[in-house]
RNA sequence: GAAUCGCCGUCUGGAGAGCCGCUAGCGUGAGUUAGCGCACCGAAGGAGCAAACGCACACCGUUACUGGGUUUGCGUGAAUCUCUCAGGUACCGAGGACAGGGGGAGCGGC
Numbered sequence: 001g002a003a004u005c006g007c008c009g010u011c012u013g014g015a016g017a018g019c020c021g022c023u024a025g026c027g028u029g030a031g032u033u034a035g036c037g038c039a040c041c042g043a044a045g046g047a048g049c050a051a052a053c054g055c056a057c058a059c060c061g062u063u064a065c066u067g068g069g070u071u072u073g074c075g076u077g078a079a080u081c082u083c084u085c086a087g088g089u090a091c092c093g094a095g096g097a098c099a100g101g102g103g104g105a106g107c108g109g110c
Base pairs, nucleotide, nucleotide: 007104008103010101011100012099013098018038020037021036022035023034024033025032026031039089040088041087045085046083047082048081052076053075054074055073056072058070059069060068
């Protein structure tokens, strides 16, 4: 100094599930807001853990120790898996994990 990964902004794409019921307010009305209830969705966010690894006690083995093995407990441990707290469930709109384009800032190692 540059690139990759990551980070920040932006553009594009981006699924699923109730046009549910009752009550109240607003509204000429269509409808809309809130609360309650039942039924659903998973891809904001959040939560959970398998193998494996580590630690500890005990046991096996040995004259004994180390290494090794076994059980139990604890810890670390992933997701688009699971949960459904939150969020969401006609169209539109918003949101949306993730992917691609284009830009930006900076750190560390070499």
About this RNA:
Predicted 3D model of a 110-nucleotide RNA (Glycine riboswitch aptamer) from a Betaproteobacteria bacterium. The sequence was found by an Rfam model in a public genome assembly. It matches the Rfam family "Glycine riboswitch aptamer". Gene Ontology term of the family: glycine biosynthetic process.